This is a predicted structure of a 73-nucleotide RNA (transfer RNA) from a Bacillota bacterium. Its Rfam family is "tRNA". Its family is annotated with triplet codon-amino acid adaptor activity in the Gene Ontology. Rfam's curators write: Transfer RNA (tRNA) molecules are approximately 80 nucleotides in length.
RNA sequence: GCUGGCGUAGCUCAGUCGGUAGAGCAGCUGAUUCGUAAUCAGCAGGUCGGGUGUUCGAGUCACCUCGCCAGCU
Repeated sequence: GCUGGCGUAGCUCAGUCGGUAGAGCAGCUGAUUCGUAAUCAGCAGGUCGGGUGUUCGAGUCACCUCGCCAGCU
């Protein structure tokens, strides 16, 4: 230098053919307990790496760019 993959909640990851983003763990509150843990119920947490474009509508499509990984030279 070229090619491919990945980037979504604090962490690990889902998210069909484009239709207003979810799970588990962690966190907070409550119940239970003499208390803790466990269990149960609820809550909060995301400009989907950044930007532009296409579209009525983009996590998803196109282009540019940043970071990480792998391969080739």
Annotation: Its mean pLDDT, the model's own confidence on a scale to 100, is 82.